Small-subunit ribosomal RNA, 5' domain from an uncultured bacterium, 515 nucleotides, folded computationally.
Context: one part of a larger RNA
RNA sequence: GAUGAACGCUGGCGGCGUGCUUAACACAUGCAAGUCGAACGAGCGAGUAUAAAGGAAGCUUCGGUGGAAAGUAUAUGAGCUAGUGGCGGACGGGUGAGUAACGCGUGGGCAACCUACCUUGUACAGAGGGAUACCACUUAGAGAUAGGUGUUAAAACCACAUAAGCUUACGUAAUCGCAUGAUUAUGUGAGAAAAACUCCGGUGGUACAAGAUGGGCCCGCGUCUGAUUAGCUAGUUGGUGGGGUAAAGGCCUACCAAGGCGACGAUCAGUAGCCGACCUGAGAGGGUGACCGGCCACAUUGGGACUGAGACACGGCCCAAACUCCUACGGGAGGCAGCAGUGGGGGAUAUUGCACAAUGGGGGAAACCCUGAUGCAGCGACGCCGCGUGAUUGAAGAAGUAUUUCGGUAUGUAAAGAUCUAUCAGCAGGGAAGAUAAUGACAGUACCUGACUAAGAAGCCCCGGCUAAAUACGUGCCAGCAGCCGCGGUAAUACGUAUGGGGCAAGCGUUAUCC
Repeated sequence: GAUGAACGCUGGCGGCGUGCUUAACACAUGCAAGUCGAACGAGCGAGUAUAAAGGAAGCUUCGGUGGAAAGUAUAUGAGCUAGUGGCGGACGGGUGAGUAACGCGUGGGCAACCUACCUUGUACAGAGGGAUACCACUUAGAGAUAGGUGUUAAAACCACAUAAGCUUACGUAAUCGCAUGAUUAUGUGAGAAAAACUCCGGUGGUACAAGAUGGGCCCGCGUCUGAUUAGCUAGUUGGUGGGGUAAAGGCCUACCAAGGCGACGAUCAGUAGCCGACCUGAGAGGGUGACCGGCCACAUUGGGACUGAGACACGGCCCAAACUCCUACGGGAGGCAGCAGUGGGGGAUAUUGCACAAUGGGGGAAACCCUGAUGCAGCGACGCCGCGUGAUUGAAGAAGUAUUUCGGUAUGUAAAGAUCUAUCAGCAGGGAAGAUAAUGACAGUACCUGACUAAGAAGCCCCGGCUAAAUACGUGCCAGCAGCCGCGGUAAUACGUAUGGGGCAAGCGUUAUCC
């Protein structure tokens, strides 16, 4: 000098930051991922139109006339709903357990790769089929749920046709590459697509090519400690055939060979997420990896795949394990290392807040819906920065206190008194920008104006030397102090108290850790 700090004493205001470093311990409750009716069939449905039957009130010369509302039928219908279907739940948010590794950093490579949505271009969209959820009936069950029969739709599913381009097998030619080979042109055979909706403006669908974005894989170099760890290794190292993947590869498999790594530290053990950065230092270095940003890993523990452009998936599925809960004992349910919050642990770390107004994200043609991302507010002197706690004047050098050689000296212009001012806080009035076509959580906030009173706002540590600042009393190697040297055994500037003084100041000291 520094800190995500803690502890002691003290504490006025504001701005900007920041806040479980320990138990990757266990979690009550609420919320954190939905959306689309312009993909689909149903159901509910305010209302609107028409029709038939009906016949109220009113009028009446009692003969009639009149024709409302409710209800019914048909058509239409804003809107709402569970289900099928689409897109999104692989982002965003959290944590650092594991990992000494191509994990990270840096520089290259893929002639060994993928990429939904988006952009550009080219070519298409012909003609069919069978189901199923919802629903109805029903069975089992306490329930969670599971099953049966029947019915129905689609941009759900299936097969057919077509194929500019595409894939694949076998060829040919040219150009190029360090090479396995690559690119272009071309021949023959084989093969694979699609979906419609509409408010008529559009929005979608299929194939291919290219771009953009994001990712996958490979390599060089760098990346903590221990030799009181010296040998390690059988899919091990390489080859061939086969399989697998989007893709190279012992990635997997069969066979063959016997290799591969290691004092330039293998293997083993310990510790640890890595970096941009941060702290310190003149630098070189040393230390750290909170917040913010990039990458990685994980989601109660272990394993597995499914779906999908993308996961081996925090708020998806299956299995096993531990734990918790429900149970009618037959079986079931759950996963805060999301935001709040609770218990526990600890020296120690906050509200079960407001809003989608802004920024961004998902869905939708849009309106809009969702968003504990985010924007804000609350709590904490935890940190940094700013401001204030008054200004001028005022000697009878008051009183009090301390000391004294009893004369005085110090506190001290300090106070009182006088004259002013109003930053901050408090009171009253006005009142934004942020967002505009409209919409403001923050917020009656920031800010402005007015009136008002010196009022409401100073402590902490130290005073032997290092080290700025001393006297008195008490104590008597006791009580105690202490970072080092060291103080204290009767005149203690070192202990305790008082007065005075020094330093810093809404803080000041101590402890811990780093340079």